[in-house]
RNA sequence: AUACCUGUUUAUCCUGCAGGAGGUUGCUGCUAUCAGAAUCCGGCUAAGACAUGCAAGUGAUUGUCGCAAGACAACGCAAACUGCUCAGUAACACGUCGAUAACGUACCGUAAAGACCGGGAUAACCUUGGGAAACUGAGAGUAAUACCGGAUAGGGAACGGGGUGUGGAAUCCUCCCAUUCCAGAAAGAUCCGUCGCUUUACGAUCGGUCGGCGGCCCAUCAGGUAGUUGGUGAGGUAAUGGCUCACCAAGCCUAAGACGGGUAGGGGCCAUGAGAGUGGUUGCCCCGAGAAGGACACUGAGAUACUGGUCCUAGCCCUAAGGGGUGCAGCAGUCGCGAAACCUCCGCAAUGCGCGCAAGCGUGACGGGGGGAUUCUGAGUGCUUACGGUUUAACCGUAGGCUUUUCGUUAGGGCAAAUACCUAGCGGAAUAAGUGGUGGGCAAGACUGGUGCCAGCCGCCGCGGUAACCCCAGCGCCACAAGUGGGAACCACGUUUAUUGGGUCUAAAGCAUCCGUAGCCGGUUUGGCAAAUGCCCUGUGAAAUCGAUUCGCUCAACGGAUCGGCGUGCAGGGUAGACUACCAAACUAGGGACCAGGGGAGGGAAGCGGUAUUCCUGAGGGAGCGGUAAAAUGUGAUAAUCUCAGGAGGACCACCGAUGGCGAAGGCAGCUUCCUAAAAUGGAUCCGACGGUGAGGGAUGAAAGCUAGGGGAGCGAUCCGGAUUAGAUACCCGAGUAGUCCUAGCCGUAAACGCUGCAUGCCAGAUGUUGCGCAAUCUUCGAGAUUGUGCAGUGUCGAAACGAAGGUGUUAAGCAUGCCACCUGGGAAUUACGGUCGCAAGGCUGAAACUUAAAGGAAUUGGCGGGGGAGCACCACAAGGGGUGCGGCGUGCGGUUUAAUUGAAUUCAACGCCGGAAACCUCACCAGUGGCGACGGCAGAAUGAAGCUCAGUCUAAAGGGCUUAGCUGACGAGCCGAGAGGUGUUGCAUGGCCGCCGUCAGCUCGUGCCGUGAGGUGUCCUGUCAAGUCAGGCAACGAGCGAGACCUGUAUCCACCGUUGCUACCGUGCCCGCAAGGGUGAGCGAGCACACUGUGGAGACUGCCUUCGUAAGAAGGAGGAAGGUGCAGGCUACGGCAGGUCUGUACGACCCGAAUCUGCUGGGCUACACGCGCGCAACAAUGGUUGUGACAAUGGGACGCAACGCCGAAAGGCGAAGCCAAGCCUCGAAACACAACCCUAGUAUGAAUCGAGGGCUGCAACUCGCCCUCGUGACAUCGGAAUCCCUAGUAAUCAGACGUUAGCAUCGUCCGGUGAAUAUGUCCCUGCUCCUUGCACACACCGCCCGUCAAACCAACCGAGCAGGUUUUAGGUGAGCGACAUUGCGUAAAUGCUGCGAACCUAAGAUCAGUGAGGUGGGUUAAGUCGUCACAAGGUAUCCGUAGGGGAACCUGCGGAUGGAUCACCUCCU
Repeated sequence: AUACCUGUUUAUCCUGCAGGAGGUUGCUGCUAUCAGAAUCCGGCUAAGACAUGCAAGUGAUUGUCGCAAGACAACGCAAACUGCUCAGUAACACGUCGAUAACGUACCGUAAAGACCGGGAUAACCUUGGGAAACUGAGAGUAAUACCGGAUAGGGAACGGGGUGUGGAAUCCUCCCAUUCCAGAAAGAUCCGUCGCUUUACGAUCGGUCGGCGGCCCAUCAGGUAGUUGGUGAGGUAAUGGCUCACCAAGCCUAAGACGGGUAGGGGCCAUGAGAGUGGUUGCCCCGAGAAGGACACUGAGAUACUGGUCCUAGCCCUAAGGGGUGCAGCAGUCGCGAAACCUCCGCAAUGCGCGCAAGCGUGACGGGGGGAUUCUGAGUGCUUACGGUUUAACCGUAGGCUUUUCGUUAGGGCAAAUACCUAGCGGAAUAAGUGGUGGGCAAGACUGGUGCCAGCCGCCGCGGUAACCCCAGCGCCACAAGUGGGAACCACGUUUAUUGGGUCUAAAGCAUCCGUAGCCGGUUUGGCAAAUGCCCUGUGAAAUCGAUUCGCUCAACGGAUCGGCGUGCAGGGUAGACUACCAAACUAGGGACCAGGGGAGGGAAGCGGUAUUCCUGAGGGAGCGGUAAAAUGUGAUAAUCUCAGGAGGACCACCGAUGGCGAAGGCAGCUUCCUAAAAUGGAUCCGACGGUGAGGGAUGAAAGCUAGGGGAGCGAUCCGGAUUAGAUACCCGAGUAGUCCUAGCCGUAAACGCUGCAUGCCAGAUGUUGCGCAAUCUUCGAGAUUGUGCAGUGUCGAAACGAAGGUGUUAAGCAUGCCACCUGGGAAUUACGGUCGCAAGGCUGAAACUUAAAGGAAUUGGCGGGGGAGCACCACAAGGGGUGCGGCGUGCGGUUUAAUUGAAUUCAACGCCGGAAACCUCACCAGUGGCGACGGCAGAAUGAAGCUCAGUCUAAAGGGCUUAGCUGACGAGCCGAGAGGUGUUGCAUGGCCGCCGUCAGCUCGUGCCGUGAGGUGUCCUGUCAAGUCAGGCAACGAGCGAGACCUGUAUCCACCGUUGCUACCGUGCCCGCAAGGGUGAGCGAGCACACUGUGGAGACUGCCUUCGUAAGAAGGAGGAAGGUGCAGGCUACGGCAGGUCUGUACGACCCGAAUCUGCUGGGCUACACGCGCGCAACAAUGGUUGUGACAAUGGGACGCAACGCCGAAAGGCGAAGCCAAGCCUCGAAACACAACCCUAGUAUGAAUCGAGGGCUGCAACUCGCCCUCGUGACAUCGGAAUCCCUAGUAAUCAGACGUUAGCAUCGUCCGGUGAAUAUGUCCCUGCUCCUUGCACACACCGCCCGUCAAACCAACCGAGCAGGUUUUAGGUGAGCGACAUUGCGUAAAUGCUGCGAACCUAAGAUCAGUGAGGUGGGUUAAGUCGUCACAAGGUAUCCGUAGGGGAACCUGCGGAUGGAUCACCUCCU
């Protein structure tokens, strides 16, 4: 002491980045009570410029003046410190350890010795000249611790000789001797204590110089260097040295990064981090460097000198125009720059420094104060009682009490002075809370209002299109708190540059392959050594910082002390000997060589052959051929295609042939010969680590392409023509150039792939196949076969292990070692610029601006496919039957029209639908005209509100308005709210209901198992079924909802019940008959047999038989009223379609509110050039008309059904019994049968339309109803493309009833009558279900998505140039400085010569930014244009390299890959 979370997806696991959460630094918004501490505060940008004041003086040594204080001058010391800043500098600048045998050192300390004799000036001062000033000149004159001469001591150097010592080394030290040379001391003062002065030596201190090691980026900087590298000699310095010069030599540095470019003061340290690191380095300390830019010397112990000098450059100031002055990167302060930073304060009291014997003086160093939310630390913004209120929280209000840190104030202490602070007193809860957030990440609202893809928010994901937990507010809440947020930067998070500690088959990433240089790594044994390594010791690694303990400020921050640590280091010494290195000696397991017999499309050269295509010649033959999905272009009577024979030429090499062989890879295939290379196997052979890898480098390297010369049969980019198409710069077809082939060169790339670098070792197996060996067996005795086995190759499956998974798995993607290459989100970008190679095409190397939240991998579930397989359906086909689509009419819809023609519904699944047949009503629309406000407030109102009414008037009409009059008597629609009501909006806010998927057979769960997970399994397979129905198998075993069962009706039978039902028997009625008897007949009696109604049962279950089958079951049969779900219905899963309905009702929100409410009148929904759907009646003879005759069922009926009678031609009318219904009525069904007529015509078909008359309903039939009669008699002669329904009591056809309704049915729902044809199949079309496969889709193919063009914006690149900065080189001018020489008394000065040289000018480069007509590609941007390139077999599989072509995506040729679907076959494996 090491933490994660959000974001790619329908969901998942990864890779990967983006964002969030932590800490820190400076800036900023809002807000703010106090105190302490700080090494905080113009560092970042402008080392930009500076007004003003201050920041370095001091000293009895001397002179002058002065009473003195003191002033001026000389002289001494200091002024080279302190303070400021970080421009430059990539360097011995810094850090650290060393060296100085190559050096200096004022003041200080120690020791020794000494201070003798002389001399001449000069400043101040005085007089005076010039000048605006700064300043400067002359004369006279004076002193010293100022200056000079001599002496002595001492010192230094050279040469020679001798000796000693130290040391790694003698050039050193020391001593002696001799010679020569060099320069050559001294100063006094005094308070009598001392303070100074000179020489030498040593020390201390501070410096100079040199060396080892260490610490930035770029190789798109690869070669650099002439004083350069070295030597000899000289000069110079305190001192070494090319530091400088002359001569000689030609070296020196560099891939372990020279040289160049960019950036930067370095360190102690600081931030962060677990650490390793990464980033920073302003303040404090150490070192360096600088003082407006640049150069130079002087003085001095020390400087090339921030507040000294000289000069140049740029700026500023003064000027009398002649000349002068100036340098805040010292403290304050000003301007400027900027996001960004204080007072022109006080004091030398403390600490320190300079001078001084000292007193002392000076000190913007320093110590203090002021300002600043800059950092750190501490404190506070109150406590409480009663009453009242309250959302029940000590929450609010009122009144009172307590405390007093702060606040205000008084006194004392405190300080250089004062604040602060401390002590004591007084007053007084008084003077003191914000900022950010509240969708997730992430703590805190499913609160209220506003807004309505607007305004806005948002780090990221994402909110906002009328109910926003995301905007703007209010309230509440959360976090932190005198602070809290935002933008910028850094570290961590990030194992996201991976040393610790990552990867490269498919996510980004293995060089196309091999050889090999440097480098790195390296087998076994022995001995040595001790470089490396380990351990020990010594020195050093400043202080501050950091940690611990402790002490002092009231605590803390802060400060002191002690100990530790840090600086991960460097240097020196010692020791160990395993490993590594090195040296020596040996070995054979690695490697190499050699030998033997085999294998092979290995390479090169030459020769020989084969079939086919094409062409030519000859012969035969005679109309087409060719080509395609179909065609056409083309070709053919000048004889094609076709057949035969012969010839020419080029290219290629069937069968064998194979997950067979060989090769490093690319690649290699007829046969033979020659040359040549490699590997495997076997070996009692030899060498003896000779090895592995391999940055640079070299060689090889498919196809295409290029150069030159050949060759050219076939094929075939481009081009041309024909098709296809909306177009077709393509796919298809016909021609056909380059090319493809050969020789000699170049190019150097591919999906150059096993998308897997090379080498070595280790770690289960199984099974093929190739080569060699061994053994056994068999043998046709063959170079035979089989089996086993060893080695080497090449495949498949697979344990462990690994992996995100797919998968890999002794041929690793396992476990390890060595070496190389490469990767670090996507795009921009296979790009630009630069370099280099190439004849070119182009290759290699290879960025950034900008943009973006994902891009991506594997797998999962679904959906989809112009993928595959299986099954199924008359809303599929086939086989059939009948229609629609033509014309007329009805009805609905669209469109148009209209004042309005109200709305809704729009593929199946809108359109005779909203039960929607609207005359008014309905009604929602239009025109006109009226009425209505619960409740509250305010105007008004007994001076009469509201209401009612005769008459008149307005009006279509109306006490509706108005006029006038009357009645009644309390409220009040004039205003503001708020309501009732709304067929007003939203079916995309909803409930409910409905439709469709679905006439489907599916949809799930529990437990277990598999998978990291999404998820899978079960639900799969085989058979079967109408069915996920059932059976068998199976890591599943069971279960649920659906299916089925169930319910209703119907078909058969039985029992019971018999009225209003029925009538066989009996009696009776009626008719005929004399009678017998017959007929009729449910009217009566009677009966309940039958029919029927109702209730309850029975019956059908593949139960029985045959065949097939394991079974489930299938086919057939028997019996039966009914046979395999009997038939027909009801019910109808999980869910989906934002399907339909707010106009049935309900309901959220919004809107209207005296009108979008609610009446009334009239109109409209009924319009009509036209288009569509569904129907009706037809087009006729299977018919029509007339007459006669027969047989139903279901329903309905009091505002009703109505028998029957009469009237009328009919519709209908007038009367009227019965019936509240198994009773009466509707109710005579029609098709049909029989008979007659019609005779194939626009008719005796057909009925539209129109005219006339009549009837019914209803206030009312004009717009706009229905019916009857008469007249009229249109179109239509069976319907193009297309399309609908139907499998049996069905289709077709026939009528009936009911619903709606006052009236109106060609509609709907039922009912019965007549009553077929065809199939007993299939998956072809349309769809559905299941399995499987591909996917870049998931809003799910009505998906996704590419490129050009057009528009806007952005950054970049190229660009004739233009104008700059920096820098290099060369030349010129050249201030100034230095050396030498000459003149000169001269250290004045002048002259000559020479060297250095700032600055300026010129020229040529290099580099960096700026700007630039125009050009280029790129990126981004809700709804632009053209196509449809990719994703499914994406409709021509895709992609890679290359070449040509094209508006564009792209197309085509050649070679390659599978990262291609599908089907079949072969081989291999399980």